[in-house]
This is a predicted complex of two RNAs, RNase P RNA and transfer RNA, with 402 nucleotides together. Model confidence (mean pLDDT): 75 of 100. Rfam match: Bacterial RNase P class A. It is annotated as a ribozyme.
């Protein structure tokens, strides 16, 4: 230098014009209780999608619900210790397992990798074929042994063969943890109206409900279920200053915390965040040979908001290790 | 935007962890002058990928795909 393997990290870039949110501050306009507020025009200035914004797989922020009590059910998660706001995430660590090497020879040691890893001395269940026998065992062939006797070896079948056997991502036990609903939560104005009709049920001897079940409590009569129908389908708030980013010091093997400093970074609501010219820089091709010409842009697109997980993803850089080649 | 189930031949469905069965469909032979009907062979599947396990269509985790379900007032 090549090529492999694993880890990070980035994920077009300037300008110019046209257009599209959203904020501000400036005009015109309307309206007004003259403070003002309101929709449109204008013209200007600042911003303006991600690394996964996707899947919804786990945790947690928020909010609400008639407290959220006990009991069974159910659901998760499982050495060991650490981190975190919480976690099924992550870090260290020990333990099993696989590959490689190296020594020696069937065991050590060392690299890298994967690991849902409580507990089969509480019960139950399963083990096809195949073997003599697969869990109350029962005893094959061959050798040896005994007074006897699966007492003893060996072979054979198998994933496992006599041992407190195996199996728990079988049911289960054990610890520990879960109240339920998700921004269509939830709240506050606007509009607009049928608390009418029909059926069944119920009104203190309680339908019905608090989102599995009993028991408790608690709420309950303009009630509950269902039919067939009616009207509204608007504005604001939640909603972007947050476990935030970034840079420097320190504590720790690490995850991560800790001090100081220094920045504001979409906020649409049927959904903005484009488009088009020219340059660069990259990448493929061909001419030719160091430039020219042509082709091209990965997954993908916020929608309450964060922390991890998994998946897609065209190129491009870093750092490590290992083969292999040249040079010295 | 949330939540909920299911994915086995071409189609519709079975399967206790231990050879994927059946029906219609399809393709070949009889059968007949042909055709259909019937007979007899046959071929054809567990959405993908990984783990547990001796053994996966089943248990498990992860992805793709397809359904369904919820606006407010009263």
């Nucleotide at each position: 230098g090549c090529a492999g393997c694993a880890g990070g990290c980035c994920g077009c870039c300037u300008u110019a014009u046209c257009g599209c949110c959203a904020u501000g501050a400036a005009u015109u306009g309307a309206g007004u209780u003259c403070g003002c507020u309101c929709u449109a025009g204008u013209a200007c200035a600042u911003g303006g999608a991600g690394g996964a914004a996707a899947g919804u797989c786990c945790g947690g922020g928020c909010a609400c619900c008639u407290u959220a009590g006990g009991g069974a059910a159910g659901c998760a998660u499982a050495g060991c210790g650490g981190c975190u706001a919480a976690c099924g995430g992550c870090c260290g660590u020990c333990g099993a397992c696989u590959u490689c090497a190296a020594u020696u020879u069937u065991a050590u040691u060392g690299a890298a990798g994967u690991u849902a890893g409580g507990a089969c001395u509480a019960g139950u269940g399963c083990a096809a074929c195949a073997g003599a026998a697969a869990g109350a065992a029962u005893g094959u062939a061959c050798a040896g042994g005994u007074u006897a006797a699966g007492c003893u070896g060996u072979a054979g079948u198998g994933a496992a063969a006599c041992c407190a056997g195996g199996u728990a991502a079988a049911c289960u036990c054990u610890a520990u943890g879960c109240g339920g609903u998700g921004a269509a939560a939830u709240g506050u104005c606007a509009c607009a109206u049928a608390a009418a009709c029909c059926u069944g049920u119920g009104c203190u001897u309680g339908a019905g409900g608090g989102u599995u079940c009993c028991c408790g409590c608690c709420c309950g009569a303009u009630g509950c279920a269902g039919g067939a129908g009616g009207g509204u389908a608007g504005a604001c708030a939640g909603a972007u200053u947050g476990a935030c980013c970034c840079c420097u010091u320190u504590a720790g093997u690490a995850a991560u915390g800790a001090a100081g400093g220094g920045g504001c970074u979409a906020g649409a609501u049927a959904a903005a965040u484009g488009a088009u010219a020219a340059g660069g820089a990259c990448u493929u091709a061909a001419u030719u040979u160091u430039a020219u010409u042509a082709a091209g842009g990965a997954c993908a697109g916020a929608a309450c908001c964060c922390g991890g997980c998994u998946u897609a993803u065209a190129g491009g850089c870093c750092u490590g290790c290992u083969u292999u080649u040249u040079u010295u | 935007u949330g939540c909920c189930c299911c994915c086995u031949c071409g189609u519709c469905c079975a399967a206790c962890g231990g050879c994927a069965a059946g029906a219609c469909a399809c393709a070949u032979g009889a059968c007949u002058c042909u055709g259909g009907a019937u007979c007899a062979u046959g071929g054809u599947a567990u959405c993908g990928g990984g783990g547990u396990u001796c053994g996966a269509a089943u248990c498990c985790c992860u992805g793709g795909g397809g359904g369904g379900c919820a606006a407010c007032c009263a």